[in-house]
């Protein structure tokens, strides 16, 4: 020094927060949506709540 494994802590999943569960990296990682433009979806990986946005309708 280079690769494998394992455990501890820790990090990640397109726009914010909590909870649970999956998954996925281990630092040259994981992750960073689509579209040539114009534009477009969506605060989830799922689920659940909370704020923000948005559309109807009722007061």
């Nucleotide at each position: 020094u280079u690769c494998g494994g394992a455990a501890c802590c820790g990090g990640g999943a397109a726009u914010g927060g909590a909870g649970u569960u999956u998954c996925c990296c281990c630092u040259g990682a994981a992750c960073c949506g689509c579209g040539c433009u114009a534009g477009c979806u969506g605060a989830u990986a799922a689920c659940u709540c909370c704020u923000a946005c948005c559309a109807a309708c009722u007061c």

The prediction has a mean pLDDT of 82.
A computed fold for a 59-nucleotide RNA from Desulfovibrio sp., annotated as Fluoride riboswitch aptamer (crcB RNA motif).
The source organism's lineage runs through Bacteria, Pseudomonadati, Desulfovibrionia, Desulfovibrionales and Desulfovibrio.
The sequence was found by an Rfam model in a public genome assembly.